[in-house]
RNA sequence: UACGUAUUUCAGGGUCGGUGUAAUUCCGAACCGGCAGUUAAAGUCUGCGACCCGUUUACAUCCAGCAAACGGUGGAUUUGGUGAAAUUCCAGAACCGACGGUUAAAGUCCGGAUGAGAGGAAUACGUA
Numbered sequence: 001u002a003c004g005u006a007u008u009u010c011a012g013g014g015u016c017g018g019u020g021u022a023a024u025u026c027c028g029a030a031c032c033g034g035c036a037g038u039u040a041a042a043g044u045c046u047g048c049g050a051c052c053c054g055u056u057u058a059c060a061u062c063c064a065g066c067a068a069a070c071g072g073u074g075g076a077u078u079u080g081g082u083g084a085a086a087u088u089c090c091a092g093a094a095c096c097g098a099c100g101g102u103u104a105a106a107g108u109c110c111g112g113a114u115g116a117g118a119g120g121a122a123u124a125c126g127u128a
Base pairs, nucleotide, nucleotide: 001128002127003126004125005124006123007122008121009120010119015029016028017027018026030108031107032097033096034048035047036046037045043095044094052072053071054070055069056068057067059065077093078092079091080090081089099111100110101109
């Protein structure tokens, strides 16, 4: 230095006003953007995670429930400029955002979630 194992730890952000019996959901104007990769830095390129669905196996076993693996699904961008190189920077104009709840329709409120996790970091041990 690299690889493997184990342990610990970190790991999601965002509102004001107006109308109205009632709306942070409508209207107007705002605000926010997980992880890895990419000769230049990404919400919109490539891939991944969460949520949701199915199958198999294990635990359990009245029902149910719960965990792992695999599979499915999984939103959205362009123009110009600079440059060796940028859908990643600068300028302009756009677009997207699960599920359930809520006296009025939700990316921003409440809830599953003090959860889970892509991954990051540190320490220890072993091998080369």
The RNA shown here (FMN riboswitch aptamer (RFN element)) has 128 nucleotides and comes from an uncultured Actinomycetes bacterium. It was read from a public genome assembly, where an Rfam model found it. The coordinates come from a structure-prediction model, not an experiment, and the mean pLDDT is 82. Rfam family: FMN riboswitch aptamer (RFN element). Gene Ontology term of the family: FMN binding.